[in-house]
Predicted 3D model of a 1466-nucleotide RNA (small-subunit ribosomal RNA) from an uncultured bacterium. It matches the Rfam family "Bacterial small subunit ribosomal RNA". The coordinates come from a structure-prediction model, not an experiment, and the mean pLDDT is 86. The RNAcentral record of the sequence draws on ENA and SILVA.
C1' cells in the first nucleotide's frame, strides 16, 4: 500500500466482498506449565442459608457469673438498656434521566460533625424516661398500665470578649434586647471531653458561559407560563411557594413532541481529521421491590432506618404479622454465555475507643475458567542402504525424509528429597512449607487446529456425477472436480487453532482535511423577494474575529520517551513530555468586522433616439374548409397496398352564383426577432412592460444570491355559462389479421374556441441555477453608434471598408473532460450565494401531513430482494438502415426434377436380427471403387477359454503340419497314415499344463491426434516499427480511380513485411529442335483384288523429351503526364488463352474412437474367439437421388462413315466352328504405340410405321436357357419366346448450365469369381440458346449508420394469467402498552388552623398561665376509580400491489426505421 467482482474487450461511475486491528465474548476441535489481569453484556427477574456496621464501662444505672477476701467493698467477665459517635463512608448496580446530569471554565447569596490554629468560658440548681420490678393483653410480632432509678439525658437561673436582632450615626461608635456549657479518667502531672466565637483546610449546596445523540413524516409551544410588588420558605439566591398587577416568554441558530442513552478521564481503530464504544480501574451523577412522604441528624428524604399505598413471597391460632442480595458467596430462572455458600484481618484503609482492642465479604489472598495478554516447554547433536510402511508414478523412479530406527548428550518442565524468604519501622504472615535455592532419577510427563480454485502461502490420487455437498465475494459439482468427500503431501499459526457476532479500518462510499451534479445518481419549470450568507475605492477610530507572548487551570490512572524492579516479558515503580473551541492579562492592527467621514468605477436615475410575433383590450380583412339556397349537368363519387363501409338517379361528385358560421392567418418567414420561463405571427387603434445605443448631467455601494414565502406557469383535465366550421380521445361501422378492443378507411361525442374560476404538472431540455471578473483567433447573422470611400453632388437613400456596443449561430487555440464533447453565451481559470446527489429494484410507492371540487399534486420511507444497475467509447455481429460491388444470385435462355414404372439411398414400420455411422445448405447412388457364403460388426443355434493373433517365462512331450477315415450342419472330436534333421546334449517348430498377458467394430469425436467437409478460389487475414488514443483499439487495410483479385496507380502518419491473390507446376492449343519403333508414308522401288504388306525413308502425322511464343510489348483514344480501360494491328493464341493442381487467419464443441492412432472408463469360460444357418435384400407408407419413357427432331429394319482415353498372362482373346441368343468349342497372337478388348454411338443413305396407349413405352409375370461360383431358395447377372402395367410431358414448389459449355451420343476403367453399375471416375463424337439489366430472391466483399445483441436476431426482451414461497399496505374489529386531560375518592406526612381533651421541669402563694402532646379541620398530595379523546405496537375474515422462484399459458410492447420512430406529462 491494496485486491476480487458489471464487459467479447476498454475507460469511467458505482455498489457489494476480502486481506488488518480489536473484544467482558460465545461455539467447534484440541489442551503441558507459570506469571499478570479479567469473568451475568440477558431478567433493575425472584430469592433458601450464612456473613457484609458497629463500637465505647475513661458518660450512666441495672442484672448474672467469677476472683480477692477485712461479708462489705474492690476488681474481672458477660448481657440487654440509657447516653455518645458511627450507621449519609466503604461496597453494588445503570433502571431512570437529553437534565446544569456530566465535562470544562467562571461566579455569589450559603452550610460544614470529626481535623488544625486561635479567643473566651465551663458557676449554681432542678426534672424525667428506659433498664428493672409488679400486673395485664397477644398464637406471634409486640404492646399497655402502675411503680423505682443514673448520667456526657432533659430544663430553668447566672455570666457573654466575640455572636444574633433592633436602634443611633455619613462612618467610626454608642444604646437596648437575646442566647451557653458536662463531665470522665489518673496518685499526680495531666489527658480526654463540653460551650460560645474567629480563622483555615477539606467537603457539600446553589447560579452562569460553552461543549457532546437521532427524527421536521414532531412546527408551533407555554398560564406559575414571563416579569414586577408584598409575603412565605430555605443553610442560601430564585416562581421555590403564595396573593395581586402587567402580558409576556420560547421557537427553523429547531422551541414543543417522539425515540434512544448514565456522563467523563479514557478504550478500540485510523497517518491524521475522524468514527465507534463507555466492561475492568478512576471522577461525577442516579437508583436501592414499585410509588409517595417526612423524621433524626453537621450531613439523608437514608441499600442492610421509619410511615403510607401497591405488587409479590412467607408465617398465622385468621384476629394479625414479617420481608426486600442492583453488598460477599450461593440458588432458581432467563440465556450462546460469565466463578467458591473459600482463608485472613498479616498488610492497606475505614468505624468506635484514652487505650488494650473489637468490627470490617472494604481489602489482602487463595480457588474455578486458555476468557485475554506475556513467558517457557514438549528435547539437542550425529545418523543414508536414503530402511519398512504410506502416497504418487511416464514403472525408470519420486515423496514422506535425517524424519524414524540407532549412537551420544542435556534436564527447562516434571517426579522424589532437602533448605526456605521478602512482604513487618515494636508485635502480628491469611497467602505458605508458597516464590526461590540445592541434591537425585530419567527423553523421560507434554501437539494440535485450520487451510491448500482466484483474492491468498500451500497439489496430487481416489470416490461422487447439478447427486451428495461447498461457498466471504467471484463461483464450484451434469464421468478424468487442484473448489464436494477421503487419503498422501504441502502451507500458516501454535497451547492453541478455526467459526460466529460486534466496532474501526480499507471506504476520498457523507469528501473539514478530501467528492460530485450536460450524457453515469444529482440544477428547483421560471421569476420576484423577507431572513441569512457574501460584498467596490480612500481615510480616522475601536480592537470583536485574527496573530504573538505571559499567567491560571486541564485530578490520578492511561498514552509517549528515558531510567529502574520482578531471571525475561506481560506487569509494576520513578522522572519528563503530551492532553482544551477553556479562563485571564499584555502587545500588534495588515486583513475581516463595528462606528464615523469621503469617493465614483458597481448599481440606479435623467435626456435623446432605435429594433422587435413582448403583454392586455377593442375593431376589421381576405383565401380556404364545411353547411344551406339556386343554376348547369349525369352516373358515378370517395377511399386504399388492394378494397369495403360511406355519399349518389329522391340527382351526388364536378362546375357557377348567393348566403351563413366558426377557427386559423399562406406568401413575407429567415440558423430572423421579442420575452424570466411557459410562450408570442393577417391588418388597424388604444393602454402597457422590458431591452439597447449615444450623451456623461444626477444619487453615492443604494449591490449579488436567496432557505421559507409569493407570483407566473404548455398541453391535458375540472366547474359555470357561451360557441362549435374543421379536426377529433371515447364510441360505431369497413378492412387487415391466427386474433386486431390497433396501425389504414368511413363516421363521430367530449374536447379543441371565448369569458370567469380552479388545477400546477411535462423529455417544463441547452437534460447545463443566478451574478461578476479574466483568458488565442476566424466566419455568418441581427440591431445601434462613429469615421471613410463610391454611386452622384451637402442632407436623405444604396453599396462597401475600418472602429466600437448589445443579441443570435458555426469552427477552433490553450485548458478541461471517463470519453463523447465544451471551448468569450465554457463543461476553461477564479469569486459569492442557492438548489441537489450518495448502488439497482421495491418506489415519481405506502403511511402521515399540507393543498385540491375531483382527478390528483407536493413532501416521502421501510421490510424484502439482487451483484449488480449504469455512462462513454471499441471490435464484431445483426437490421423488414443507407451507399458501392461481385457470384448461373435473379433476370434472359436451354434441359430437367416434382406426376409414371423401375434402380438406389434414407425415414418410418416390422423383425430373433433387419449391425453401425452420416441429419438444413455442408446426411439421404453418403462410409459401400461390388452384402448369395466370406465380407459382417447383427440374430438364432452349436463349440471354445493363455484363447483366432503378439511377446516372454517354467515344466513336460519324438510330437506337429498335411493327407485319409468315422461322427457332425460345420467348427470340432476321435482314429489311421505319411514324415525333416540329429553330433542323441541341444536348437527350431509344435502341442499340453501353468503364469505374465492377449482380445473387444464395447462407451466417450463433448478428453484427443490425424484426415475431411463447409463458408470459399471468397479477397481477405495479420505482423514489426512508427504515430494517434488513459485504454479496448485505431492507423497501415480508409479515401480517389482501377482490377477477377488488399490487382495496380495516385493520395495519405505512416513505412515495410508475412499468410492469401497472381506467377512459378501439370495438361490442351501454334511453331521449332532432338529422336524414329511397335507409330507414320510425301517422294523412290517391289508386291497385292485390296491393305505401310515389303525394301526403304524420317519430310509429314504421331509419339515424348526439350525449347520458342503473349508482355497491354506496339498504334489510336479515354484517363490525373498514373494505374488502367476501350478500339486496332500483328499473331495459332490477347488482355487470367481453356482446363487442372493449389484452399489464408479462422468458423461450425461440423464429421469420423467402425480406416488408423490414442487418454480415460468398461468386459475377461465373455461385451473375446470359432462355426452353420439367417439377417443387413423385410414393406401399409414418406422423402432424396437416378434410369427408362410418354414418342414422328421419333420407333423399327437394312446399308454405310468417323473417335479418344483406358485395360489385359489366375488375363485380354483374333480367326474359325456350333447356338436365334446369352454363350460354348477350338485356338493364333499379345507382358502389348506390335496382339486383343474394339462394334464406337448419335450421324449419313434407303425403307417402313402415321398419331394410336400405337411397330410409342417397357414394368410385371410365365416359361426355356446361358454363365460365374462349394453353393444363385431366401438373394446374381445375362439370353430366347411369351406377357405388354403405369405413363400422352407432370400441382405447389424446385435443380443444373454462360461455349466446345448445356443438351445429346456412345466408349473405357476401378472394385470384381459373378453381380443387383441405371452408381462413381474418366474419354471422346455431335453441338446450341441467352445475358436488356442489377429493382427483387439467395450468398458474399468494402465503406457507413443504429443497437438495450456478444451463446452475437434461431439474439434480446415486456406485461397479464396459473403455481409455490416471502416480506409488506388497507381493513369490520379485537388485544396490549405509553403519555396527557377532566371529574370523583383520597393514605402517610409536612405546613397552617383550632383550643373542647391530656400534660414533669419555667412563671405563679393558689387558681391558673406559658409551652407541649393527642385529637379534629383545611391546603397539598401517592394511589385508585369514572369518562372522552390521543399515541405506539400486536393481531384480523377479506383485500391491494410488490419481490423471488432451470425449462407453464397468451400474445410481441421495447432494443436495428424493432417492422405504426421512440419517449415525457395528462
Nucleotide at each position: 500500500a491494496g485486491a476480487g467482482u458489471u464487459u467479447g474487450a476498454u475507460c469511467c461511475u458505482g455498489g457489494c466482498u476480502c486481506a488488518g486491528g480489536a473484544c467482558g465474548a460465545a461455539c467447534g476441535c484440541u489442551g503441558g506449565c507459570g506469571g499478570c489481569g479479567u469473568g451475568c453484556c440477558u431478567a433493575a427477574u425472584g430469592c433458601a442459608u450464612g456473613c457484609a456496621a458497629g463500637u465505647c464501662g475513661c458518660a450512666c444505672g441495672c442484672a448474672g457469673a467469677g476472683u480477692g477476701c477485712u461479708u462489705g467493698c474492690a476488681c474481672u467477665c458477660u448481657g440487654a438498656g440509657u447516653g455518645g459517635c458511627g450507621c449519609a463512608c466503604g461496597g453494588c448496580u445503570g433502571a431512570g434521566g437529553a437534565c446544569c446530569a456530566c465535562g470544562u471554565g467562571g461566579g455569589a447569596a450559603c452550610a460544614u460533625g470529626c481535623c488544625u490554629c486561635u479567643g473566651a468560658g465551663u458557676g449554681g440548681g432542678g426534672g424525667a424516661c428506659a433498664a428493672c420490678a409488679g400486673c395485664g393483653c397477644g398464637a406471634a410480632a409486640g404492646c399497655g398500665c402502675u411503680g423505682c432509678u443514673a448520667a456526657u439525658c432533659c430544663c430553668g437561673c447566672a455570666u457573654a470578649c466575640g455572636c444574633u436582632c433592633c436602634u443611633u450615626u455619613c462612618a467610626a461608635u454608642g444604646g437596648g434586647a437575646g442566647g451557653a456549657a458536662a463531665g470522665c479518667a489518673g496518685c499526680a502531672a495531666u489527658g480526654c471531653g463540653c460551650u460560645c466565637g474567629g480563622a483555615g483546610a477539606g467537603u457539600g449546596g446553589c447560579c452562569c458561559g460553552c461543549g457532546g445523540c437521532c427524527c421536521a413524516u414532531c412546527a408551533g409551544g407555554u398560564c406559575g407560563u414571563c416579569g414586577g410588588u408584598g409575603g412565605g420558605g430555605u443553610a442560601a439566591c430564585g416562581g421555590c411557594c403564595u396573593a395581586c398587577c402587567g402580558a409576556g416568554c420560547c421557537g427553523a441558530u429547531g422551541a414543543c413532541g417522539g425515540g434512544u442513552a448514565g456522563c467523563u478521564g479514557g478504550u478500540c481503530u485510523g497517518u491524521g481529521a475522524g468514527g465507534a464504544c463507555a466492561g475492568a480501574c478512576a471522577g461525577c451523577c442516579a437508583g436501592a421491590c414499585u410509588g409517595g412522604g417526612a423524621c433524626u441528624g453537621a450531613g439523608a428524604c437514608a441499600c442492610g432506618g421509619c410511615c403510607c399505598a401497591g405488587a409479590c413471597u412467607c408465617c398465622u391460632a385468621c384476629g394479625g404479622g414479617a420481608g426486600g442480595c442492583a453488598g460477599c458467596a450461593g440458588c432458581a430462572a432467563g440465556g450462546a454465555a460469565u466463578u467458591u455458600u473459600c482463608g485472613u484481618c498479616a498488610a492497606u484503609g475505614g468505624g468506635c475507643g484514652c487505650a488494650a482492642g473489637c468490627c470490617u465479604g472494604a481489602a489482602c489472598g487463595a480457588g474455578c475458567a486458555a476468557c485475554g495478554c506475556c513467558g517457557c516447554g514438549u528435547g539437542c547433536a550425529g545418523g543414508a542402504u536414503g530402511a519398512c510402511g504410506g502416497c504418487c508414478u511416464u514403472c525408470g523412479g519420486g515423496u514422506u525424509g535425517u524424519a524414524a530406527a540407532c549412537u551420544g548428550c542435556u534436564u527447562u518442565u516434571u517426579c522424589g528429597g532437602g533448605g526456605g524468604a521478602a512482604g513487618a519501622u515494636u508485635g502480628u504472615g491469611a497467602c505458605g512449607g508458597u516464590a526461590c535455592c540445592c541434591c537425585g532419577g530419567g527423553a523421560a510427563u507434554a501437539a494440535g487446529g485450520c487451510u491448500c480454485g482466484g483474492c491468498c502461502a500451500a497439489c496430487u490420487c481416489u470416490g461422487u456425477g447439478c447427486c451428495a455437498g461447498c461457498a466471504g465475494c467471484c463461483g464450484c459439482g451434469g464421468u478424468a472436480a487442484g473448489a464436494c468427500a477421503g487419503a498422501g503431501g504441502a502451507g500458516c499459526c501454535a497451547a492453541g487453532c478455526g467459526u460466529u457476532g460486534u466496532c474501526c479500518g480499507g471506504a476520498u462510499u457523507g469528501a473539514c482535511u478530501g467528492g460530485g451534479c450536460g450524457u453515469a445518481a444529482a440544477g428547483c419549470g421560471c421569476a420576484c423577494g423577507c431572513a441569512g450568507g457574501c460584498g467596490g475605492u480612500c481615510u480616522g477610530g475601536c480592537g470583536c474575529g485574527u496573530g504573538g507572548g505571559g499567567u491560571g487551570u486541564g485530578a490520578a490512572a492511561u498514552c509517549u520517551g528515558g531510567c529502574c524492579g520482578c531471571u525475561u516479558a506481560a506487569c509494576g515503580g520513578c522522572c519528563a513530555g503530551g492532553c482544551g473551541c477553556c479562563a485571564u492579562c499584555c502587545c500588534a492592527u495588515a486583513c475581516g468586522g463595528c462606528c464615523g467621514g469621503a469617493c465614483u468605477g458597481g448599481a440606479g436615475c435623467c435626456u435623446u433616439g432605435c429594433a422587435g410575433a413582448g403583454g392586455g383590450c377593442g375593431g376589421u380583412g381576405g383565401a380556404a374548409u364545411u353547411g344551406c339556397c339556386g343554376g348547369u349537368g349525369u352516373a358515378g363519387u370517395g377511399g386504399u397496398g388492394a378494397a369495403a363501409u360511406g355519399c349518389g338517379u329522391a340527382g351526388a361528385g364536378a362546375u357557377c352564383g348567393g348566403c351563413a358560421g366558426g377557427a386559423a392567418c399562406a406568401c413575407c418567414c429567415a440558423g430572423g426577432g421579442g420575452g424570466a420561463a411557459a410562450c408570442c405571427a393577417g391588418c388597424c387603434g388604444c393602454c402597457u412592460g422590458g431591452g439597447c445605443a449615444a450623451g456623461c448631467g444626477c444619487u453615492g455601494a443604494c449591490g449579488c444570491u436567496g432557505a421559507g414565502g409569493u407570483g407566473c406557469g404548455a398541453g391535458a383535465g375540472c366547474g359555470u355559462g357561451g360557441g362549435g366550421a374543421g379536426c377529433g380521445a371515447a364510441c360505431c361501422g369497413g378492412a387487415u389479421u391466427a386474433g386486431a378492443u390497433a396501425c389504414c378507411c368511413g363516421g363521430g361525442u367530449a374536447g379543441u374556441c371565448c369569458a370567469c374560476g380552479c388545477c400546477g404538472u411535462a423529455a417544463a431540455c441547452g437534460a447545463u441555477g443566478g451574478c461578476c471578473a479574466c483568458u488565442c483567433g476566424g466566419c455568418c447573422u441581427u440591431u445601434g453608434g462613429g469615421c471613410g470611400c463610391g454611386g452622384a453632388a451637402c442632407c436623405u437613400c444604396c453599396g462597401u471598408g475600418c472602429c466600437u456596443g448589445g443579441g443570435g449561430g458555426c469552427c477552433u487555440u490553450a485548458g478541461c473532460u471517463a470519453a463523447c464533447g465544451c471551448g468569450g453565451g465554457a463543461a476553461g481559470u477564479g469569486g459569492c450565494c442557492c438548489g441537489u446527489c450518495u448502488g439497482g429494484g421495491a418506489a415519481c410507492u405506502a403511511c402521515g401531513a399540507g393543498c385540491g371540487c375531483a382527478a390528483g399534486c407536493u413532501u416521502a420511507a421501510a421490510a424484502c430482494u439482487c451483484a449488480a444497475a449504469g455512462g462513454a467509447a471499441u471490435u464484431g455481429a445483426c437490421g423488414g438502415g443507407g451507399g458501392c460491388c461481385c457470384g448461373c444470385a435473379c433476370a434472359a435462355g436451354c434441359a430437367g426434377c416434382g406426376g409414371a414404372g423401375c434402380g438406389u439411398g434414407u425415414g418410418g414400420u416390422u423383425u430373433a436380427a433387419u449391425u453401425c455411422g452420416a441429419c438444413g445448405c455442408a446426411a439421404c447412388g453418403c462410409g459401400c471403387a461390388g452384402a448369395a457364403c466370406c465380407u459382417u460388426a447383427c440374430c438364432c443355434a452349436g463349440g471354445u477359454u493363455u484363447g483366432a493373433c503378439a511377446u516372454g517365462c517354467u515344466a513336460c512331450u519324438g510330437c506337429a503340419a498335411g493327407c485319409c477315415g468315422u461322427g457332425g450342419a460345420a467348427a470340432c472330436a476321435c482314429g489311421g497314415u505319411c514324415g525333416c534333421c540329429u553330433u542323441c546334449g541341444a536348437g527350431g517348430g509344435u502341442g499340453u499344463a501353468g503364469c505374465a498377458c492377449a482380445g473387444a467394430u464395447g462407451c466417450u469425436g463433448c478428453a484427443u491426434g490425424g484426415c475431411u467437409g463447409u463458408c470459399g478460389u471468397c479477397a481477405g487475414c495479420u505482423c514489426g516499427u512508427g504515430u494517434c488514443g488513459u485504454g479496448a483499439g485505431a492507423u497501415g487495410u480508409u479515401g480517389g480511380g482501377u482490377u477477377a483479385a488488399g490487382u495496380c496507380c495516385c493520395g495519405c502518419a505512416a513505412c515495410g513485411a508475412g499468410c492469401g491473390c497472381a506467377a512459378c507446376c501439370c495438361u490442351c492449343g501454334u511453331c521449332c529442335c532432338u529422336a524414329g519403333u511397335u507409330a507414320c508414308c510425301a517422294g523412290c522401288g517391289g508386291g497385292u483384288u485390296a491393305u505401310g504388306c515389303c525394301g526403304g525413308g524420317c519430310a509429314c502425322u504421331c509419339u515424348a523429351g526439350g525449347g520458342a511464343g503473349a508482355c497491354u510489348g506496339c498504334c489510336g483514344g479515354u484517363g490525373u503526364c498514373a494505374a488502367a480501360c476501350c478500339g486496332g494491328a500483328g499473331g495459332a493464341a490477347g488482355g487470367u488463352g481453356g482446363g487442372g493442381a493449389u484452399g489464408a487467419c479462422g468458423u461450425c464443441a461440423a464429421g469420423u474412437c467402425a480406416u488408423c492412432a490414442u487418454g480415460g472408463c468398461c468386459c475377461u469360460u465373455a461385451c473375446g474367439u470359432c462355426c452353420a444357418g439367417g439377417g443387413c435384400g423385410a414393406c401399409a407408407c414418406a422423402c432424396g437421388u437416378g434410369c427408362u419413357a410418354c414418342a414422328a427432331u421419333g420407333g423399327c429394319c437394312g446399308g454405310u462413315a468417323c473417335a479418344g482415353a483406358g485395360c489385359g498372362u489366375c488375363g485380354c482373346c483374333a480367326a474359325c466352328c456350333c447356338g436365334c441368343g446369352a454363350g460354348g468349342g477350338u485356338g493364333a497372337g499379345c507382358u502389348a504405340a506390335u496382339c486383343g478388348c474394339c462394334a464406337a454411338a448419335a450421324g449419313c443413305c434407303g425403307g417402313u410405321c402415321u398419331a394410336a396407349g400405337u411397330u410409342c413405352g417397357g414394368a410385371u409375370u410365365g416359361u426355356a436357357g446361358u454363365c460365374u461360383g462349394c453353393a444363385a431358395c431366401u438373394c446374381g447377372a445375362c439370353u430366347g419366346c411369351a406377357u405388354g402395367a403405369a405413363g400422352c410431358c407432370g400441382g405447389a414448389a424446385u435443380c443444373g448450365c454462360u461455349a466446345g459449355u448445356a443438351a445429346u451420343c456412345g466408349u473405357g476403367g476401378a472394385u470384381c469369381a459373378g453381380c443387383c453399375a441405371c452408381g462413381c471416375c474418366a474419354c471422346g463424337g455431335u453441338g446450341a440458346a441467352u445475358a436488356c439489366g442489377u429493382u427483387c430472391c439467395c450468398g458474399g466483399g468494402c465503406c457507413u449508420u443504429g443497437u438495450a445483441c456478444a451463446c452475437a436476431c434461431c439474439g434480446c426482451c415486456c406485461g397479464u394469467c396459473a403455481c409455490g414461497c416471502c416480506a409488506u399496505g388497507g381493513a369490520a374489529g379485537c388485544u396490549g402498552g405509553g403519555g396527557g386531560g377532566a371529574c370523583c375518592u383520597g393514605a402517610a406526612g409536612u405546613c397552617g388552623g383550632u383550643g373542647g381533651g391530656c400534660u414533669a421541669a419555667c412563671c405563679g402563694c393558689a387558681a391558673g398561665g406559658a409551652g407541649g402532646c393527642a385529637g379534629c379541620c383545611g391546603c397539598c398530595a401517592a394511589a385508585g376509580g369514572u369518562c372522552a379523546a390521543u399515541u405506539c405496537a400486536g393481531u384480523g375474515a377479506c383485500u391491494g400491489g410488490g419481490g423471488c422462484g432451470a425449462a407453464g399459458u397468451c400474445g410481441u410492447a421495447a432494443c436495428a426505421a424493432g417492422g405504426u420512430a421512440g419517449c415525457c406529462g395528462u